[in-house]
Context: one part of a larger RNA
RNA sequence: GCCAACGAGUUUGUUCUAUGUGGCUUACAUAAUUGCCGUUUGGCAAGGAUGUGGAGUGAAAGCGAGGGUUAAUAGCCCGCAUAGUGCUUCGCUUUUGCACAUUAGUUUACUAGUGUGACAAGAGCGAAGUACUCGUCGCAUGGACAAGACCCGAAGCCGGGUGAUCUAACCAUGGCCAGGUUGAAGUGUGGAGAAAUCCACAUGGAGGACCGAACCCACUAGCCGUGCAACACUAGGGGAUGAGCUGUGGUUAGCGGUGAAAUUCCAAUCGAACUCGGCAAUAGCUGGUUCUCCUCGAAAUAGCUUUAGGGCUAGCCUCGGAUGCUGACUACAGGGGGUAGAGCACUGGUCGAGGGCGGGUCGCAAGAUACCGUCUUUAAUCAAACUCCGAAUACCUGUAGGUGGAGUCCGGGAGUCAGACUAUGGGGGCUAAGCUUCAUCAGUCAAAAGGGAAACAGCCCAGACCGCAAUCUAAGGUCCCAAAAUAUAUACUAAGUGUAAAAGGUGGUGUUGCGACCGCGACAGUUAGGAGGUUGGCUUAGAAGCAGCCAUCCUUUAAAGAUAGCGUAAUAGCUCACUAAUCAAGUUGUUCCGCGCCGAAAAUUUACCGGGGCUAAGUAUAUUACCGAAGAUGCGGACUCAUUAAUUUAUUAAUGAGUGGUAGAGGAGCAUUCCGUUCUGCGCCGAAGUCGAACCGUGAGGUUCGGUGGAGCGUACGGAAGAGAGAAUGUUGGC
Numbered sequence: 001g002c003c004a005a006c007g008a009g010u011u012u013g014u015u016c017u018a019u020g021u022g023g024c025u026u027a028c029a030u031a032a033u034u035g036c037c038g039u040u041u042g043g044c045a046a047g048g049a050u051g052u053g054g055a056g057u058g059a060a061a062g063c064g065a066g067g068g069u070u071a072a073u074a075g076c077c078c079g080c081a082u083a084g085u086g087c088u089u090c091g092c093u094u095u096u097g098c099a100c101a102u103u104a105g106u107u108u109a110c111u112a113g114u115g116u117g118a119c120a121a122g123a124g125c126g127a128a129g130u131a132c133u134c135g136u137c138g139c140a141u142g143g144a145c146a147a148g149a150c151c152c153g154a155a156g157c158c159g160g161g162u163g164a165u166c167u168a169a170c171c172a173u174g175g176c177c178a179g180g181u182u183g184a185a186g187u188g189u190g191g192a193g194a195a196a197u198c199c200a201c202a203u204g205g206a207g208g209a210c211c212g213a214a215c216c217c218a219c220u221a222g223c224c225g226u227g228c229a230a231c232a233c234u235a236g237g238g239g240a241u242g243a244g245c246u247g248u249g250g251u252u253a254g255c256g257g258u259g260a261a262a263u264u265c266c267a268a269u270c271g272a273a274c275u276c277g278g279c280a281a282u283a284g285c286u287g288g289u290u291c292u293c294c295u296c297g298a299a300a301u302a303g304c305u306u307u308a309g310g311g312c313u314a315g316c317c318u319c320g321g322a323u324g325c326u327g328a329c330u331a332c333a334g335g336g337g338g339u340a341g342a343g344c345a346c347u348g349g350u351c352g353a354g355g356g357c358g359g360g361u362c363g364c365a366a367g368a369u370a371c372c373g374u375c376u377u378u379a380a381u382c383a384a385a386c387u388c389c390g391a392a393u394a395c396c397u398g399u400a401g402g403u404g405g406a407g408u409c410c411g412g413g414a415g416u417c418a419g420a421c422u423a424u425g426g427g428g429g430c431u432a433a434g435c436u437u438c439a440u441c442a443g444u445c446a447a448a449a450g451g452g453a454a455a456c457a458g459c460c461c462a463g464a465c466c467g468c469a470a471u472c473u474a475a476g477g478u479c480c481c482a483a484a485a486u487a488u489a490u491a492c493u494a495a496g497u498g499u500a501a502a503a504g505g506u507g508g509u510g511u512u513g514c515g516a517c518c519g520c521g522a523c524a525g526u527u528a529g530g531a532g533g534u535u536g537g538c539u540u541a542g543a544a545g546c547a548g549c550c551a552u553c554c555u556u557u558a559a560a561g562a563u564a565g566c567g568u569a570a571u572a573g574c575u576c577a578c579u580a581a582u583c584a585a586g587u588u589g590u591u592c593c594g595c596g597c598c599g600a601a602a603a604u605u606u607a608c609c610g611g612g613g614c615u616a617a618g619u620a621u622a623u624u625a626c627c628g629a630a631g632a633u634g635c636g637g638a639c640u641c642a643u644u645a646a647u648u649u650a651u652u653a654a655u656g657a658g659u660g661g662u663a664g665a666g667g668a669g670c671a672u673u674c675c676g677u678u679c680u681g682c683g684c685c686g687a688a689g690u691c692g693a694a695c696c697g698u699g700a701g702g703u704u705c706g707g708u709g710g711a712g713c714g715u716a717c718g719g720a721a722g723a724g725a726g727a728a729u730g731u732u733g734g735c
Stems, first nucleotide, its partner, number of pairs: 001735006011147003015144010027052003033046005056063002066078004083133015098117008150288002153285001157278006168252009177242001179211003182207001186203007215239003219236004254270001256266002263272001291669006301314005315416002317413007325404001329401007341389001342387002347383003352378008360369003419445004423440006450461003465637004470633003476627003479612003485624001487623006498614001504598003508595003513590005525582005531555003536550003561576001564575003638659010670724001672721006679714001681713002689708008
């Protein structure tokens, strides 16, 4: 790892509650116990002790159809006022209609009033029966509470014991330390000295002395690191007569001991040993939680929380009951507002100009002023915490429509409280973030498959009951990969732009408008002229068109500046403006818009069209076809709900609407084991199990046949559960 088996919402409560169902309702139920029958737990009867109900209210004493509150009253709060509803039958009262009689008005007709009657309709009251609700007692199911309480899982806490054969310290009694070195005190002899004492030589053999084996240790490096080994090995290293090492026996015990002290050691375990018990400790945490089909279907928000990954209440879901048009939405009508925008009338900011006053500076003064403050005029302008104004939406109310898996109310059951992106309006941030935080009861995902976006939860289209080798479309597409136009018309682009980006730049090219010049000849080119007064005056060494200052005229002309450049020391010289000729038809300035171009550098490999490739198969406008989804339609089938009809009263038929789904709510079933009744069932003429096939059922599953197997097993209706396995680093076994 795989396979098999086992493996998780259970049980109890003289607790509560809701729903379903049954008994009684002249309220209901008995418990212990007793009697009888049967005997294996049981059945029948007695037993009303007691409990619920029948009255409430108050904190309570209590009072009581009332009670409480208050000193008291009023008021207020909670209650009572003989249980309610439907159907059937009967009786009484009353109204209206009808008929008859009668009175008044009145010619009849007609009008008004009164009385009686069988009938018909309506209303009210009373009685009886019955059903349901109500009450109570069982059973079942959902939920709550108390318990291990769906299952597995701590580290830990406490109690009783077991451990010092490892190790720490100590006690008792033993053992061990090759060899070599050094040479303390003391002593002896000799010498010196008055002495104290000193010196020398011998002797001596001290020392937590030296070197170094055994022994003890463990400093360095290597090696090992599924090892030889749960700490070893190899080569070096330290101590080695001492606070030395060691044998045997003993002592100290966990809220403890021991410790030359490291939280070290106390049996491979130590910030509190091990073992058993309390114990199924607790776990707001993680993981897991087993058959099927059908209906509906969330939330990731608010408030509070030693609360923030937990909980409670509300919101949103579901089921039941009640109500019945009240709902979303649409139309119309009526409202309040101070947002977007706008504005500067207030509050505050801000730019330019003018004026008044004051100050500063300058000036003797008059006064001046690129300075400052304040007031004012005028033009321009800004604001979430400005408003003289002011929408669209939204919100509230009314009227009408609106029968919807609408609304509202009551009750049972939940889940949810980490949300994500997109769009829009905002805050924070850098008008950064696949950022963060609100709002729009916005959309999608979550809980949604399908088509498109190459691939791509949150984007675009569209909501999958099942089947079909049918049709039409959406988004998006139609040269090939790859279904469908190498479509049509008119333009644009030359950059592979398309197929990546800014400020800025662009005599790339198309387009729009407005000018100027132009056959009395424009623009460009060529030829020629471009002069005279004059070298204008001043300045200057010089200044002659051309260093600088001033002035900038006149003349001749077709035209020619007291000169727009280059140039000279200054002249000179070369051009220009301007003019003529020649040539010949458009030239030139500016503006709007479209598509381009530059700006443009990154790391494995083209790599910013999905690819091939494309000059359209790019871009713009217009048009017609086609393709394209689980959408729509068609055909067949299944199920749910509603309405109608019929009846074998739980089914059938028709019509209509529907059938994505996580958490979750509700409904209906299948299978397993056991029990009761039943088939007076099946079985060695072959049960269960198992392998295969066919058939039935939406499915869980079932039936039949054949093989195998070799002794038990089932149908129908009920009941009870150790009642369904793929996941839990699940448990055990096998491979």
A computed fold for a 735-nucleotide part of an RNA from a Patescibacteria group bacterium, annotated as large-subunit ribosomal RNA, domain II. It matches the Rfam family "Bacterial large subunit ribosomal RNA". Rfam links the family to the GO terms structural constituent of ribosome and ribosome. The RNAcentral record of the full RNA draws on ENA. NCBI's taxonomy places the organism under Bacteria, Bacteria candidate phyla.